[in-house]
RNA sequence: ACAGAGAAAAGGCAAGACACAUGAAAAUGUGUUACGCAAAACCACCGGUCUAAGGAUUAUAUUAUUAUAAGUCUAUGACAGCGGAGUUACCGAA
Numbered sequence: 001a002c003a004g005a006g007a008a009a010a011g012g013c014a015a016g017a018c019a020c021a022u023g024a025a026a027a028u029g030u031g032u033u034a035c036g037c038a039a040a041a042c043c044a045c046c047g048g049u050c051u052a053a054g055g056a057u058u059a060u061a062u063u064a065u066u067a068u069a070a071g072u073c074u075a076u077g078a079c080a081g082c083g084g085a086g087u088u089a090c091c092g093a094a
Stems, first nucleotide, its partner, number of pairs: 006091001012037002016033007035081001041087002045084003048079003054074005059068003
């Protein structure tokens, strides 16, 4: 010096809740407070999870267009604090 590991020190992030805003929703942003986190930094490539505006489909009514009701399927939407992969990084004990 590098790799692995993670004591100490200096710090860092911010779950949930509340308020406001955006969004069809999932969710996201800002502020307050901390559940926790050694990558809880970045990244949607892989798996997984969430949502269903739009689209498709079933039923009924209707000449048809279409309308009504509930359901099912579907990301192009979302989650990095679900896991993996990739990139970067503070300190320096055993």
The RNA shown here (c-di-GMP-I riboswitch aptamer) has 94 nucleotides and comes from Pseudocolwellia agarivorans. It was read from a public genome assembly, where an Rfam model found it. Rfam family: c-di-GMP-I riboswitch aptamer. From the family's description: GEMM was predicted in a large-scale screen for bacterial structured RNA regulatory elements. Its mean pLDDT, the model's own confidence on a scale to 100, is 83. The source organism's lineage runs through Bacteria, Pseudomonadota, Gammaproteobacteria, Colwelliaceae and Pseudocolwellia.